[in-house]
RNA sequence: GAAAGAGGAUGGCUGAUCGCCUGCAUUUAUUGACAGGAGGAAAGUCCGGGCUCCACAGGGCAAGGUGGUUCGUAACGCGAACCGGGGGUAACCCCAGGGAAAGUGCCACAGAAAAUAUACCGCCUCUUUUAUGAAAGGGGUAAGGGUGAAAAGGUGAGGUAAGAGCUCACCAGCUGCAUGGGUGACCAUGCUGGCUUGGUAAACCCCGCCUGGAGCAAGACCAAAUAGGGAGACGCCUGAAGGCUGCCCGCCUGAGUCUCCGGGUAGGUUGCUUGAGGUGCCAGGCGACUGGCAUCCCAGAUGAAUGAUCAUCGUUCUGCGACAAACGCAGAAUACAGAACCCGGCUUAUAGUCCUUUUUCAAGG
Numbered sequence: 001g002a003a004a005g006a007g008g009a010u011g012g013c014u015g016a017u018c019g020c021c022u023g024c025a026u027u028u029a030u031u032g033a034c035a036g037g038a039g040g041a042a043a044g045u046c047c048g049g050g051c052u053c054c055a056c057a058g059g060g061c062a063a064g065g066u067g068g069u070u071c072g073u074a075a076c077g078c079g080a081a082c083c084g085g086g087g088g089u090a091a092c093c094c095c096a097g098g099g100a101a102a103g104u105g106c107c108a109c110a111g112a113a114a115a116u117a118u119a120c121c122g123c124c125u126c127u128u129u130u131a132u133g134a135a136a137g138g139g140g141u142a143a144g145g146g147u148g149a150a151a152a153g154g155u156g157a158g159g160u161a162a163g164a165g166c167u168c169a170c171c172a173g174c175u176g177c178a179u180g181g182g183u184g185a186c187c188a189u190g191c192u193g194g195c196u197u198g199g200u201a202a203a204c205c206c207c208g209c210c211u212g213g214a215g216c217a218a219g220a221c222c223a224a225a226u227a228g229g230g231a232g233a234c235g236c237c238u239g240a241a242g243g244c245u246g247c248c249c250g251c252c253u254g255a256g257u258c259u260c261c262g263g264g265u266a267g268g269u270u271g272c273u274u275g276a277g278g279u280g281c282c283a284g285g286c287g288a289c290u291g292g293c294a295u296c297c298c299a300g301a302u303g304a305a306u307g308a309u310c311a312u313c314g315u316u317c318u319g320c321g322a323c324a325a326a327c328g329c330a331g332a333a334u335a336c337a338g339a340a341c342c343c344g345g346c347u348u349a350u351a352g353u354c355c356u357u358u359u360u361c362a363a364g365g
Base pairs, nucleotide, nucleotide: 001361002360003359004358005357006356007355008354009353010352012313014311015310016309017308018307020037021036022035023034024032025031039336043347044346046345047344048343049342050341051215052214053213054212058249059248060247061246063211064210065209066208067207068082069081070080071079072078083097084095085094086093087092098206099205103204104203105200106199107198120145121144122141123140124139125138126137127136128135129134153171154170155169156168157167158166172196174193176191177190178189179188180187181186219270220269221268222267229261230260231259232258233257234256241253242252243251244250277296278295279294280293281292282291283290284289314334315333316332317331318330319329320328321327
């Protein structure tokens, strides 16, 4: 100097004028030198909960989710560290990471054959025919060639009619055993054995673990209104209607329940913001995070406030002034986006600027 990897911050400031909402205070006045007022994702509604109701709430099947180990957390399908596999020269990144010997299915095309899967070419041998080449048939073979993403472990030697783990040596892989390390998943070393015949479960399936439902339009209270109207069905402990997800069992409540026609009201209060809360320091931990002390209160709207205008500045780009830098002038641009019960995650969007740290390459000292 160039190219890459990982982590983080910010994404506007200030002033003036005018306008809103909440709280507090008060002279009760649209009063006030008061305090505060939309994000890192508020988005998606994908997960997990708090909270509310069903409701006093059991078992089985189904259904759904998840899948290496150990931790973290209120919990999770989330996070941290590590193990195994894969990619990259590396820093680092990715993984829907249990089981194919329980069963079923699939692997196009090509190829002889795609799983207890074969003999197209080939090699060896025997018989027949033949002038010689050679041809036909039987037997053996899977080392060589071909096809393919993948075709009965690899290299070498011996052996054989020709071959083959047929045998041996050295490897790779797998089962079993032992020793050592680790909380563990696993790793390393040694011994032994059969010699070793796919892949796919993000196909069905099997196995382990987990799971009540609905949701703030949940729910609670107050007020008001009408026609407490009409008809029908079933029933009143010999149990109608209903509840427990979808089904079944079982349990519970129960004297009125359900359907249709017609009429009235739909307003207010609450839930609603003090929390698994924020910040600072200390301690523990590789880390996610946990504990202690101190300190702070940081939206609560309801057709929906948190803003609008002007000016200066900031940042970036372009042009000029000067060869460059600093500086000056002019012009342009300034991202994604808007709380609605709350919280922890994940995913997606984001103009531009800045910070920390690591790897590789080149040159110079």
The RNA shown here (Bacterial RNase P class A) has 365 nucleotides and comes from a Deltaproteobacteria bacterium. Its Rfam family is "Bacterial RNase P class A". Gene Ontology terms of the family: ribonuclease P activity, tRNA processing and dimeric ribonuclease P complex. It was read from a public genome assembly, where an Rfam model found it.